[in-house]
Molecule: small-subunit ribosomal RNA
Organism: uncultured bacterium
RNA sequence: GAAUGAACGCUGGCGGCGUGCCUAACACAUGCAAGUCGAACGCGAAAGCCCGCAAGGGCAAGUAGCGUGGCGAACGGGUGAGUAACACGUGGGUAAUCUGCCCUCGAGAGGGGAAUAACCCAGGGAAACCUGGGCUAAUACCGCAUGACGUCCUCCGACGCAAGUCGGAAAGACCAAAGCUGGGGAUCCGCAAGGACCUGGCGCUCAAGGAGGAGCCCGCGCCGGAUUAGCUAGUUGGUAGGGUAAUGGCCUACCAAGGCGACGAUCCGUAGCCGGCCUGAGAGGGUGUACGGCCACACUGGGACUGAGACACGGCCCAGACUCCUACGGGAGGCAGCAGUGGGGAAUCUUGGGCAAUGGGCGAAAGCCUGACCCAGCGACGCCGCGUGGAGGAUGAAGGCCUUCGGGUUGUAAACUCCUGUUGACCGGGACGAAACAGCGGGGUGUGAAUAGCACUCCGCUGAGACGGUACCGGUUGAGGAAGCCACGGCUAACUCCGUGCCAGCAGCCGCGGUAAUACGGAGGUGGCAAGCGUUGUUCGGAAUUACUGGGCGUAAAGGGCGCGUAGGCGGUCUGGUCAGUCCGAUGUGAAAUCCCUCGGCUCAACCGAGGAAUGUCAUCGGAAACAGCCAGGCUUGAGUUCGGGAGAGGGAAGCGGGAUUUCCCGGUGUAGCGGUGAAAUGCGUAGAUAUCGGGAGGAACACCGGUGGCGAAGGCGGCUUCCUGGACCGCGACUGACGCUGAGGCGCGAGAGCUAGGGGAGCAAACGGGAUUAGAUACCCCGGUAGUCCUAGCUGUAAACGAUGGGCACUGGGUGUUGGGGGUAUUGAGUCCCUCAGUGCCGAAGUUAACACAUUAAGUGCCCCGCCUGGGGAGUACGGUCGCAAGGCUGAAACUCAAAGGAAUUGACGGGGGCCCGCACAAGCGGUGGAGUAUGUGGUUCAAUUCGACGCAACGCGAAGAACCUUACCUGGGCUCGAACGGCUCGGGACACUUCCUGGAAACAGGGACUUCCCUUCGGGGACUCGAGUCGAGGUGCUGCAUGGCUGUCGUCAGCUCGUGCCGUGAGGUGUUGGGUUAAGUCCCGCAACGAGCGCAACCCCUACCCUUAGUUGCUACCAGGUCAAGCUGAGCACCCUAGGGGAACUGCUCCGGAUAACGGGGAGGAAGGUGGGGAUGACGUCAAGUCAGCAUGGCCUUUAUGUCCAGGGCUACACACGUACUACAAUGGCCGGUACAAAGGGUCGCCAAACCGCGAGGUGGAGCUAAUCCCAAAAAGCCGGUCUCAGUUCGGAUUGCAGUCUGCAACUCGACUGCAUGAAGGUGGAAUCGCUAGUAAUCCCGGAUCAGCAGGCCGGGGUGAAUACGUUCCCGGGCCUGUACACACC
Repeated sequence: GAAUGAACGCUGGCGGCGUGCCUAACACAUGCAAGUCGAACGCGAAAGCCCGCAAGGGCAAGUAGCGUGGCGAACGGGUGAGUAACACGUGGGUAAUCUGCCCUCGAGAGGGGAAUAACCCAGGGAAACCUGGGCUAAUACCGCAUGACGUCCUCCGACGCAAGUCGGAAAGACCAAAGCUGGGGAUCCGCAAGGACCUGGCGCUCAAGGAGGAGCCCGCGCCGGAUUAGCUAGUUGGUAGGGUAAUGGCCUACCAAGGCGACGAUCCGUAGCCGGCCUGAGAGGGUGUACGGCCACACUGGGACUGAGACACGGCCCAGACUCCUACGGGAGGCAGCAGUGGGGAAUCUUGGGCAAUGGGCGAAAGCCUGACCCAGCGACGCCGCGUGGAGGAUGAAGGCCUUCGGGUUGUAAACUCCUGUUGACCGGGACGAAACAGCGGGGUGUGAAUAGCACUCCGCUGAGACGGUACCGGUUGAGGAAGCCACGGCUAACUCCGUGCCAGCAGCCGCGGUAAUACGGAGGUGGCAAGCGUUGUUCGGAAUUACUGGGCGUAAAGGGCGCGUAGGCGGUCUGGUCAGUCCGAUGUGAAAUCCCUCGGCUCAACCGAGGAAUGUCAUCGGAAACAGCCAGGCUUGAGUUCGGGAGAGGGAAGCGGGAUUUCCCGGUGUAGCGGUGAAAUGCGUAGAUAUCGGGAGGAACACCGGUGGCGAAGGCGGCUUCCUGGACCGCGACUGACGCUGAGGCGCGAGAGCUAGGGGAGCAAACGGGAUUAGAUACCCCGGUAGUCCUAGCUGUAAACGAUGGGCACUGGGUGUUGGGGGUAUUGAGUCCCUCAGUGCCGAAGUUAACACAUUAAGUGCCCCGCCUGGGGAGUACGGUCGCAAGGCUGAAACUCAAAGGAAUUGACGGGGGCCCGCACAAGCGGUGGAGUAUGUGGUUCAAUUCGACGCAACGCGAAGAACCUUACCUGGGCUCGAACGGCUCGGGACACUUCCUGGAAACAGGGACUUCCCUUCGGGGACUCGAGUCGAGGUGCUGCAUGGCUGUCGUCAGCUCGUGCCGUGAGGUGUUGGGUUAAGUCCCGCAACGAGCGCAACCCCUACCCUUAGUUGCUACCAGGUCAAGCUGAGCACCCUAGGGGAACUGCUCCGGAUAACGGGGAGGAAGGUGGGGAUGACGUCAAGUCAGCAUGGCCUUUAUGUCCAGGGCUACACACGUACUACAAUGGCCGGUACAAAGGGUCGCCAAACCGCGAGGUGGAGCUAAUCCCAAAAAGCCGGUCUCAGUUCGGAUUGCAGUCUGCAACUCGACUGCAUGAAGGUGGAAUCGCUAGUAAUCCCGGAUCAGCAGGCCGGGGUGAAUACGUUCCCGGGCCUGUACACACC
């Protein structure tokens, strides 16, 4: 996707045609479903009507009814329980058969007899029903006659394989019958009716044939299980008999011992079979409802009777179960017929109408019967058709939904205007289906003596319609009554909003939902289908996913461990024959329906009709002979035999005084250890080990040779010798003549471990013991050690039994090695060179392969045979069988469960893997941290609050480059609500605001007072501003850094990250970018299926180091002059220093060596500087959902008299603790005192502040100078010189605390910095651990700046002094390239 006898959910207007218990072959109330014939026969009413006074009679009526008899009831209808079968299908056979009614034909039907039901009488019984007696008819029954062309027996002929059949002949024997009815005129009988008779019709009997039907037999076809492998006693056959319509072991007796089975018997399970139906391109798969054929069954089981036909659905008998009736004695029943009921179930209809049609039974017929059938009813159960309106209609209404707020969409949709009239409703008309048949009238033909009759036929009239007043037609009305369902994450067509927040839920698979969900629920919109739409079940398809068509097995599932060989399958070449396979033709059959084609009928279609076509592995006959088979005869190339050779751990047995090692024993020498490990210990050893020498014992294994070497079918085989023995190979001829290949079962072999019995036992060594290791260590390591390992005999039968690759044959480029053999060439001589056969390796072409790879030793191309596979787990498990002594082997499932399991390759990441390389990564050094006190940040705790963020590196002196108020976001309390700030609009007031005063108050704020008066004007007012009221906005350091922008950190200043085109690969992707060198560098060189390019690297920029130049004040001062206590202080100068502009200089340029002559490296010269001189700025593609919504911006959410805002006070400064970062120290390379020298870079007008004076000091007073190369901050400090201290908790160290002060500031209580005096804690160099640094670096010493009223041990800068060490890359950490991976949120 298609389909469905469907069911369920939501919904539902009409019609046509179909269809409707798939479950309980469960049980059934009630009605109906098989009768008919008086023209076979007997008996024979009543109601009612009429006559009659009545009795009674007549009609009803020989009717109804009862019975005998005939035919039917064996059909039609239902169901699918059983059945794996000659049940069914198909094609045959019957020489082994039957056949009522029907058709054709031949012959016949004479004459008798005895009963019986109904009925009548009597009796029994509750009933069903029964019994006895009596009467009676027949187309009922029974003899007799006649009877052959029938049957039996005999013979002959033909045919047949045969049992035998057919035809003929002949004698004998055997067997029949029924009547009913219409018409008729002469003759006869009879009173008549009528009969004989004549003529018809329907029947009857015997025989032959036909048609249709049935029985039996056979070939072929027909489900699953081998975890069913053997089955069978009437079993298989024979003889005789019985039985049947008929063959037969169907049945019986006897005889024989057969029959079936791997081509699947038997057993078990399941099942009615087919035409067909569904699906599919087909092959196939599934199915067997309706319609049609066959079979089987009729409550369950069994049985026969009748009959042409039954072992009989609405017959009988018996048994059983069940139900009903009963007077308890006994009876009745069988819906799987049509309706209907209960029950079961997810589920399946009316107790309808009619015999009008079709068909059936009976009848001469009229007719009767018919739940077959035809119709109607119910159910959207299916198929088909129709409608629910059509056209116009934009300011694109309203409403809904969305929105970027502009709009968009629903949407010409609606409204509205104009139409139409399907369908519904109502009114009217109104069928086809009726042809046949029958009756009546008329005509014709035949029969006949007949103008009776009968049969056939023609014409006219008449008779009968369930459906149904239905279909159909016309009219009226009037858009009026008529749309839903599912979906919208991908597959798959259709998207937004809201709600929800891993909840509720969805889901066919993948998967959605944890606060922006196109996936849940709702809404709007959209898509699809439509009187339906979805869901569920089932079947086929897609699925080449059981592969016949049409798959596979090296690594994905899959080659049997290996051989020998049975059945089977397959098979070289030539000739002839044959024709069952194969092919062709003809004939027969393949029912109808269905499917297909054409045409036709219902308005179309569905549906229906007609014609055609098609349908088989079918049967018979005829033909062909290439192929395959078979038969016969050849051939030699397949296969084999013989001869001659050489190679080999091929196998078996025996022997070895074969050698080397280990161990043990004896003896000698010798002394304290040995042994073992990462290090040890257990162990051995003074009773003498280990070591060493000599002798001996015993077992196992065979070093070197030895090899990607040989042999074997595989397992496997390795000292030497002998014997026995298998196979392969090479060479030359000869021989056999297809003898071949494979191989289900079967048989044999089969490493190791294991088992049984007996030996053996040196070494090794499961188990076991001990020692270590470890958190543990039932392990790895060590010391011991038993089975076992070895031999003999037997068992087991497995393996990563692997080339993970079954065997055989053939074909298809090569190169190179090696083993064995042969040949050729050259040569004295092949060890070398060439060719060839067999084996064994490597590399590779085509081809193959998913790739990896394979590639004459195929995984290539073909043929033949075997084994095996069909998602993962469960599981090679369970059960069963079988083998085994056992262990266990072989065979080998299911339930359940998962959405994968798996292969190959790719890119990464990772590894206590390997190789190469780099980095203060280690190492080598120097100084620290970790210990102390203090500072600071953080955690924790506490608190009304201790606001928030940052958390390994890459949070923690971080945001914060300044928390007393402010800041401030937190807490407490007090206030405000258009609000602390801002925009728009409306109304009102006014110049308000500002400034200032008073009261309350902690302030905010509230109340009151004073002061004040802009611009334009048409004089109404307007504008700017401001206040008040209202409104739309506001405001939020509230949340989400996992919705974001921007910015930043980090890997990492690491050398990488990519692109275009080309090439390679099915593809991911690779190549380039790998490789050889080299570099700080993907830096450069060389090579290369790559060639180029981009972002990075480097360079360009800044500072610094040298020089030149320009310039010369505020800088500088060599010369000259002046001048001072001194001083570039002054004149002067611009040389120098310096300042700040410009320029130069360094480029491996030169040289030597190394290197591929390259890149480059090492050394040297020159140079201020040398190999990027030093430093800075500069941070590729990306990673970490890294950090930040609290810097800013921003989506969404939340809040609106508060989460906004104002104010006061408090808090962020808390303190048992813990951590990070710092400062100061512990002292003598030091402290203290005094003296004295040398910077750089900065800052300064709300500022820096000099001199001078005061104060011990912080500081104060003071005010010069300076908007700065000018003045100030400003002293640089370490250093140097001198003095003192003398190893101590000190003259070290300065915490803490007390008192007294200074300064800033509205204000130093919480909570500032500084000063003086006093106090004088811990601390004596710091455990495990850990950090920084490779040179002007570390270390050490001061100086400045930002922030800032004040507050710096922090941060950012500056200079001074100024080291040590690097052997080296094993290790730790991080990083780059090749290899492994079961990792990919990627080894935390």